[in-house]
RNA sequence: AGAGUUCGAUCCUGGCUCAGGAUAAACGCUGGCGGCGUGCCUAAUACAUGCAAGUUGAGCGAGCGAGUAAUCGCUAGCAGCGAACGGGUGAGUAACACGUUAGGAAUCUACCCCUUAGACCGGAAUACCCGGGAGAAAUCUCGGCUAAUGCCGGAUACGUCACUUCCACACAAGUGGGUUUGAUAAAAGGAGGCGUUUGCCUCGCUUUGGGAUGACCUUGCGGCGCAUUAGCUAGUUGGUGAGAUAACAGCCCACCAAGGCGAGGAUGCGUAGCCGAACUGAGAGGUUGAUCGGCCACACUGGAACUGAGACACGGUCCAGACUCCUACGGGAGGCAGCAGUAGGGAGUAUUUGGCAAUGGAGGAAACUCUGACCGAGCAACGCCGCGUGAAGGAUGAAUGUCUUCGGAUUGUAAACUUCUGUGGAGAGUCGAGAAUAUUACGUCUAGCAAAUGAGAUGUAACUGACUAGCUCUCUAGAAAGCAACGACUAACUACGUGCCAGCAGUCGCGGUAAUACGUAGGUUGCAAGCGUUAUCCGGAAUUAUUGGGCGUAAAGAGUGAGCAGGCGGUCUGCUAAGUUGGAAGACAAAUCCCACGGCUCAACCGUGGUUUUCUUUCAAAACUGACAGACUAGAGUGCGGGAGAGGCAAGCGGAAUUCCACAUGUAGCGGUGAAAUGCGUAGAGAUGUGGAGGAACACCAGUGGCGAAGGCGGCUUGCUAGACCGAAACUGACGCUCAGUCACGAAAGCGUGGGUAGCAAAUAGGUUUAGAUAUCCUAGUAGUCCACGCCGUAAACGUUGAGAACUCGAUGUCGGUAAGAAACCGGUGUCUAAGCUAACGCAUUAAGUUCUCCGCCUGGGUACUACGUUCGCAAGAAUAAAACUUAAAGGAAUUGACGGGUGCCCGCACAAGCAGUGGAGCAUGUGGUUUAAUUCGUGGCUACGCGAAAAACCUUACCAGGGUUUGACAUCCCGUUAAAGGCUUUGGAAACAAAGAGAUAGUUAUAGCGGUGAACGGUGGUGCAUGGUUGUCGUCAGCUCGUGUCGUGAGACGUUAGGUUAAGUCCUCAAACGAGCGCAACCCUUGUUGCUAGUUGCCAUCAUUAAGUUGGGAACUCUAGCGAUACUGCCUAGAUUUAAAUAGGAGGAAGGCGAGGAUGACGUCAAAUCAUCAUGCCCCUUAUGCCCUGGGCCACACACGUGCUACAAUGGCCGGUACAAAGAGUCGCAAGUACGCGAGUAUGAGCUAAUCUCAAAAAGCCGGUCUCAGUUCGGAUUGGAGUCUGCAACUCGACUCCAUGAAGUUGGAAUUGCUAGUAAUCGUAGAUCAGCAUUGCUACGGUGAAUACGUUCUCGGGCAUUGUACACACUGCCCGUCACACCAUGAGAGUUGGUAAUACUCGAAGCCGUUAUCUUAACCCUAGCAAUAGGGAGGGAGGCGUCUAAGGUAGGACUAAUGAUUGGGGUUAAGUCGAAACAAGGUAUCCCUACGAGAACGUGGGGAUG
Repeated sequence: AGAGUUCGAUCCUGGCUCAGGAUAAACGCUGGCGGCGUGCCUAAUACAUGCAAGUUGAGCGAGCGAGUAAUCGCUAGCAGCGAACGGGUGAGUAACACGUUAGGAAUCUACCCCUUAGACCGGAAUACCCGGGAGAAAUCUCGGCUAAUGCCGGAUACGUCACUUCCACACAAGUGGGUUUGAUAAAAGGAGGCGUUUGCCUCGCUUUGGGAUGACCUUGCGGCGCAUUAGCUAGUUGGUGAGAUAACAGCCCACCAAGGCGAGGAUGCGUAGCCGAACUGAGAGGUUGAUCGGCCACACUGGAACUGAGACACGGUCCAGACUCCUACGGGAGGCAGCAGUAGGGAGUAUUUGGCAAUGGAGGAAACUCUGACCGAGCAACGCCGCGUGAAGGAUGAAUGUCUUCGGAUUGUAAACUUCUGUGGAGAGUCGAGAAUAUUACGUCUAGCAAAUGAGAUGUAACUGACUAGCUCUCUAGAAAGCAACGACUAACUACGUGCCAGCAGUCGCGGUAAUACGUAGGUUGCAAGCGUUAUCCGGAAUUAUUGGGCGUAAAGAGUGAGCAGGCGGUCUGCUAAGUUGGAAGACAAAUCCCACGGCUCAACCGUGGUUUUCUUUCAAAACUGACAGACUAGAGUGCGGGAGAGGCAAGCGGAAUUCCACAUGUAGCGGUGAAAUGCGUAGAGAUGUGGAGGAACACCAGUGGCGAAGGCGGCUUGCUAGACCGAAACUGACGCUCAGUCACGAAAGCGUGGGUAGCAAAUAGGUUUAGAUAUCCUAGUAGUCCACGCCGUAAACGUUGAGAACUCGAUGUCGGUAAGAAACCGGUGUCUAAGCUAACGCAUUAAGUUCUCCGCCUGGGUACUACGUUCGCAAGAAUAAAACUUAAAGGAAUUGACGGGUGCCCGCACAAGCAGUGGAGCAUGUGGUUUAAUUCGUGGCUACGCGAAAAACCUUACCAGGGUUUGACAUCCCGUUAAAGGCUUUGGAAACAAAGAGAUAGUUAUAGCGGUGAACGGUGGUGCAUGGUUGUCGUCAGCUCGUGUCGUGAGACGUUAGGUUAAGUCCUCAAACGAGCGCAACCCUUGUUGCUAGUUGCCAUCAUUAAGUUGGGAACUCUAGCGAUACUGCCUAGAUUUAAAUAGGAGGAAGGCGAGGAUGACGUCAAAUCAUCAUGCCCCUUAUGCCCUGGGCCACACACGUGCUACAAUGGCCGGUACAAAGAGUCGCAAGUACGCGAGUAUGAGCUAAUCUCAAAAAGCCGGUCUCAGUUCGGAUUGGAGUCUGCAACUCGACUCCAUGAAGUUGGAAUUGCUAGUAAUCGUAGAUCAGCAUUGCUACGGUGAAUACGUUCUCGGGCAUUGUACACACUGCCCGUCACACCAUGAGAGUUGGUAAUACUCGAAGCCGUUAUCUUAACCCUAGCAAUAGGGAGGGAGGCGUCUAAGGUAGGACUAAUGAUUGGGGUUAAGUCGAAACAAGGUAUCCCUACGAGAACGUGGGGAUG
């Protein structure tokens, strides 16, 4: 620091995911040691048991015990101090609770420290105890005695409080210092020690002032969510007075006033202890608030006070409630969120341990006691840190395992083996740290004193360890390695198994028979006593953007304006000092982080020191911002002079047209459409003419012209009215910009009331189209469209571009103004373009450029312009606006293709123009289907179907039935064996085969046979979607690419486009291209003309000869077959064009513009065809899916299709005569001739290995005859009979011949094929295959020999360019909605069941306070009395009454959760139904708002947008 994932590829936007770190964690597998930490996050659920707060006899009396006694010890009670600390938890709390700052002159503070003064005189009780009583218990009660550091009264007062008054400071409040009067204290001794007794010392007590500590109160600032919570508040806000409190204050009360809080978020709801800090991050931030520390709150739930310095009190009290326990049923007891522990909950968290040795706390004079605080130990890999599981050597690279190309590679110096070490472990031992400044004992010194105790300092000695480090010695390689991953991201690969199964998966994705992705194994990589997974947080994420993002088209500018609050604001001067900047001071607890040093062997850990955000105070500066004051004119505005305009509102007027009505003329149609029909019309339409009625809209002008904020505005005239612009420079003097909320305007549709209604026209009706047609098209037609008034408030309300200001090259059109005009200027409105910007497209002085100010809005797609709630509306609906769930993409721009019922250009027997056909018949042949034991297999639009097959009777043959066989019919290797093997004969058999027999010898081999053994052989078995090779097709179409360069962020583009031209990307010109390659063309073959050479088997002009080129001869001609020549737009037309390329015509020529035909097939497409030509990977069979044989089948037959042949006749059939080819084949052959047969053929057989002989007759043609338009003398199918040939064999199942038979068929529907010249058509000939079998297939050959092409509108196919695209598996594409099935979450729902916080009323415990005419009462006071005592008072207590009030009850509402028959839409789910809405002009352009309609997508009307 980035990476993966949208696409055919690209750039961008944008989400999702990953790599890092962390945790109070949990789970899986595994597990050696130690140190330091940490350990109920859930049920603030309930708790058995034990412990967690006591202490003081030097405060008091008493009792008990010990002692001879002095005296000592123990204990219940009274009394004092403590129990408000320490420890736990985080329920509540959104608050002055917390953090931080400042303040308290508005306060308190036990114990502690310093300080002032003091400690006098009295009194009455009471517990314990004794006696009596009640009760199960807890406990209570009556009578009597007694003490105190318990309680009470009085005296004293430099203090405190109040009052009077004076002074100082002071705005005031108040503060300080005096003064007067009044009130107000104690334990004058309580304890101990010492002492020559006026005492001394220590502790304790009262009081004064201060300190320290702690507490309380006030205060600025700071830190959560929701506005689908917008209004809240009645002690509420303030005042006066009284009360209460330690103290301020509505804290409380009476009266008065009507305030207070809130968009800078009150109130409400939800959530939450806050912080130091922790994690993460470069930082800014984000998340968290365990352990440690500070604060707060709570102690079963709720309420209350008492005591006290301090509590409204965790281990106190009272009351109420819930729960648990005891009970003699009368009544009582309890509170682990202390430490352990139990149950429960849960994924999940420990021992009912040791000790007060240390640190700290309470009490005490002290010893000491208490202390689950604390210090230690136990359990847990829960975390961090450290160590170990050995080290060195050791190759024949052992064995095993795995893989293998069978050679080897790897595991691997790894092991074995040799030599060492001892962290750890086991055993033993001694020393010793945590331990002292504690405590005790004994000394010494100092100050003071009469002295001693005592106090302080110091020395020596003694004593104190729960627990655990450290040290020394001996022995021992012994007990000690796992986990995850290995397709990419991401380091690391092979084999086997599985076969879209089982499974994996963080994302993309993997698995359908060759899986580096599943499972296992081997190997490898990473980390390591751990390793992975899950969960959560931060990061990456600039993906909420302050640092640091955006809004034309990706999500995103409000429909438009006015404008309050708010934010921002021109030039100059002065002043101020709020912001700002700098200096200083205080605070920012400790711990933590960071830095330095140090201590544990290191580290974690610990210690010491340092640094630090920020806040406050103060001093200073004055540039900028702000406040204040004064000026200015450049912003803004006012006034003056002009012209422009569909700006708005109202009234009036006008003509053209449509429709309707009346009349007239007039007759059969009109209207409408792609074509029709519905409709109108002989009751007179339409057409034409005249007149009239009524409503709506304003042709031409008219224009990327004008005006307006937008919506919008269009005949003419008048009235009223708003705004902008120009000119000139008089006036004001920043008056400005933007704008949440608010207010106003706001197309069309729609709504209400009342009018109006010509045309048009949702709905509706009819007609048409159609498979259907709730549409398109047509005929009608109602709301509506129009007017007035009132609503609605939305649109693709768009420039998809908020408003304002400044700056930044130009060119050009147009509107308004200035100007006589030109140039120029100002204000609008368009186009093109520079810089710049942008993902690109594009924008570009009218910015999407460079900057500033303010507002609005966005944060993946879907759900969803939705639900619920609220506001508005008459309604329709509008505004605001989620979630659950689901998904890995959705999207923008551009690129290359492909496609279009898009466009342009061009070509082709593509159409047209012609000729001949096919489709109808019969037959042949192939295919489908059916049948069959089998009808072997393949091929399937064009590009399968007379195709593989250039020959299925057996064979072929792959199929079926049956019979045989198992190393085999065929190949290699090994072992053994034989003399014969083979052939022949016989028997059995359908054959294969089996069995038997005869026979040669001259000789021998194993390359022969037989037997055995497995390696292997064999397979027309599977996979053409594992392959090679071959082939088809687009297409003989003109295309397909590359190098360098240039352009573009890039995919890519240019080149290859454009203008011409061509059969052609053929050539030329232009041009950011220049060149090149594969194709085209040419080179090759055949053919056309000709020359030369050569003449046999071919030829014959001349000469001779014959029946005959038969023979001599000839080499001229034909022909044969070799080598050459020939054609190139070379020449002409001042043709047309633009120079060219090229084209048109012509000459010459055998041939002219590629002369004709062939071979030749670019990059690629179709997972095209073929595993059955062949080859081949993998899989499968192995007494069979191999091999042999016989017979059958491939030839079946209701039917359908393709390709052909023969015909339907007279341009013909038949008969007779007669003429002319080319190219082939032939010795297992072609066969002349002769004879026989009606014939197929048979017998015999010359010649020929071929320019010699043979097949071989060419046929159409020509000449003559006959038939005369018929199912025929056409046609020949079918069938009967008789034969021939081939062959082992002709039944299934061959070909041919003869005789007889004589079917359909009279030119073929829709549709469709071939062909442009020696072509079509027609006529015959030959060959391959082959024993035989093609007069119909295929391939060749020649004979005769046409017609037509105006032309490119249309059909099909192709090429190029362009355009649109939501397609890229590429239109056989993509894709929408209803319906049906399943599942999921969610809304509504008669309701039902809970919860929460309030309100009103009721009831009202305990308690404080108030009150009281009842009862009661030691101290003090008064009166009486000698006294005892009595009476009264003050005060207290009980009871009563009252205020407040917890819980409870009742009532109606609010909010919230769960659930609910039924129901709504939504989402998901490979292969269901109906259609075909969208993407191309998507076949009616699409979309937006609105209304109506319809199974559904959707259709139609009105207005709008161009995306």

Predicted 3D model of a 1507-nucleotide RNA (small-subunit ribosomal RNA) from an uncultured Bacilli bacterium. The sequence is in RNAcentral, with records from SILVA.